[in-house]
Context: one part of a larger RNA
RNA sequence: UGACGGGGGCCCGCACAAGCGGUGGAGCAUGUGGUUCAAUUCGACGCAACGCGAAGAACCUUACCUGGGCUCGAAAUGCAGAUGACAACCGAUGAAAGUCGGCUCCCGCAAGGGCGUCUGGAUAGGUGCUGCAUGGCUGUCGUCAGCUCGUGUCGUGAGAUGUUGGGUUAAGUCCCGCAACGAGCGCAACCCUCGUCCUCUGUUGCCAUCAGGUCAAGCUGGGCACUCUGAGGAGACUGCCGGUGAUAAACCGGAGGAAGGUGGGGAUGACGUCAAGUCAGCAUGGCCUUUAUGUCCAGGGCCACACACGUGCUACAAUGGCGGAUACAAAGCGCUGCAAACCCGCGAGGGUGAGCCAAUCGCAUAAAGUCCGUCUCAGUUCGGAUUGCAGGCUGCAACUCGCCUGCAUGAAGUUGGAAUCGCUAGUAAUCGCGGAUCAGCAUGCCGCGGUGAAUACGUUCCCGGGCCUUGUACA
Numbered sequence: 001u002g003a004c005g006g007g008g009g010c011c012c013g014c015a016c017a018a019g020c021g022g023u024g025g026a027g028c029a030u031g032u033g034g035u036u037c038a039a040u041u042c043g044a045c046g047c048a049a050c051g052c053g054a055a056g057a058a059c060c061u062u063a064c065c066u067g068g069g070c071u072c073g074a075a076a077u078g079c080a081g082a083u084g085a086c087a088a089c090c091g092a093u094g095a096a097a098g099u100c101g102g103c104u105c106c107c108g109c110a111a112g113g114g115c116g117u118c119u120g121g122a123u124a125g126g127u128g129c130u131g132c133a134u135g136g137c138u139g140u141c142g143u144c145a146g147c148u149c150g151u152g153u154c155g156u157g158a159g160a161u162g163u164u165g166g167g168u169u170a171a172g173u174c175c176c177g178c179a180a181c182g183a184g185c186g187c188a189a190c191c192c193u194c195g196u197c198c199u200c201u202g203u204u205g206c207c208a209u210c211a212g213g214u215c216a217a218g219c220u221g222g223g224c225a226c227u228c229u230g231a232g233g234a235g236a237c238u239g240c241c242g243g244u245g246a247u248a249a250a251c252c253g254g255a256g257g258a259a260g261g262u263g264g265g266g267a268u269g270a271c272g273u274c275a276a277g278u279c280a281g282c283a284u285g286g287c288c289u290u291u292a293u294g295u296c297c298a299g300g301g302c303c304a305c306a307c308a309c310g311u312g313c314u315a316c317a318a319u320g321g322c323g324g325a326u327a328c329a330a331a332g333c334g335c336u337g338c339a340a341a342c343c344c345g346c347g348a349g350g351g352u353g354a355g356c357c358a359a360u361c362g363c364a365u366a367a368a369g370u371c372c373g374u375c376u377c378a379g380u381u382c383g384g385a386u387u388g389c390a391g392g393c394u395g396c397a398a399c400u401c402g403c404c405u406g407c408a409u410g411a412a413g414u415u416g417g418a419a420u421c422g423c424u425a426g427u428a429a430u431c432g433c434g435g436a437u438c439a440g441c442a443u444g445c446c447g448c449g450g451u452g453a454a455u456a457c458g459u460u461c462c463c464g465g466g467c468c469u470u471g472u473a474c475a
Base pairs, nucleotide, nucleotide: 001475002474003472004471005470007469008468009467010466011465012464013463015459016458019423020422021421022420023419026314027313028312029311030310031309032308033307034305035304042053043052064300065299066298067297068296069295070294077122079120080119081118082117083116084115089102090101091100092099093098105114106113107112125289126288128287129286130285134283135282136278137277138276139274141272146185147184148183149182150181151180152161153160154159165176166175167174191266192265193264194263196234197233198232199231200230202228205224206223210221211220212219237260240254241253242252243251244250316416320375321374322373323372324371325370326369332363333362334361337356338355342351343350344349382413387408388407389406390405391404392403393402429451430450431449432448433447434446435445
């Protein structure tokens, strides 16, 4: 100087407390351990591994296993020699890959050149090892308020001071003081988005206004007033008033305002820590391999199942289930695509195909909600696992191993021990919708809106963190 303390002081954070909803019990989905297996490829392991890499394992992917093949190789670049083929097509064999056979160069007078094949030798190849040799990228403490430097001063020196102190703040934020005076990286602001208004913009919106028109409808003429689309601008600064305070910074209350005291959300992650993670995204040193640890193919596996754990979905019902009627979104996506209307089918879906490169057409009925009816507390008209049969779709192909539909079957489950998680407001809870990946496949992930709470006395305690101080046989 740090680190640590079941030392002290001050202060924060859904850290506790106060509340609301879960997990832990059930069934299923998914990941992991374990076990099994010819193989169940590999990595990730407290927080910070375990719906993680995987934003999509039937083949492919694929790295694993079994079997069948190839070796100058599936792809790349020279060099030497030989050669006229190789590919395509046809035939044989085969599970395919491959192997064998048939057919078989171009330009040029020539020299030669082009294209390719074979042989040899350089080399290729490796998802083989080492993340404790590395780059790059990432997680984490932590969006925490810290981490440092120049000059000066003090100290023999390590170092200290500044950065400590009194206040204050979300903040090393600001004020005051002070042997310090300044500065840098962080904080804040500048950026995006939501909330109010104005201007501009009108193939969306409006009968607002005028006319036409319909069973109805911005449907038509017409118009940008409003809504909206998207560009630009205004607006919030403790600016104003009162109080408290050291006449400071600031805090409390108020006015005005769509909005206050960082307005809500996002992007943004200092010096560093964990020899944290990744050699399997990529790059790369070293090592290993080279008729195989490379490469091609078929089939299998990654989907196994006595168990154990994590993360989720669906429930256990009446604030509910079922039937009928009916209302209101946002954000997205669409051309080897989205597909209306019509017809067929109980349905999944099929047929046909208008329109749309999309504020124009489509996906697309939002659902919870509201109204009416029914069920009456029961393992039930709750719950839907499991299984049987019959079908549909994608795809070369759904046996291992896809998704969906109909009929039948109806399991466990009656609120879950010890323990444990999330959340402070348009949040939790609850309801549906979209997208990426993608032929097909979503309870996962990423977004979008609808409905919409309860509670916070307080900081003694648990956890993590910041500043000062104290002890130390630790570095």
RNAcentral holds the full RNA, with entries from ENA.
A computed fold for a 475-nucleotide part of an RNA from an uncultured bacterium, annotated as small-subunit ribosomal RNA, 3' major domain.
Model confidence (mean pLDDT): 85 of 100.
It matches the Rfam family "Bacterial small subunit ribosomal RNA". Rfam links the family to the GO terms ribosome and structural constituent of ribosome.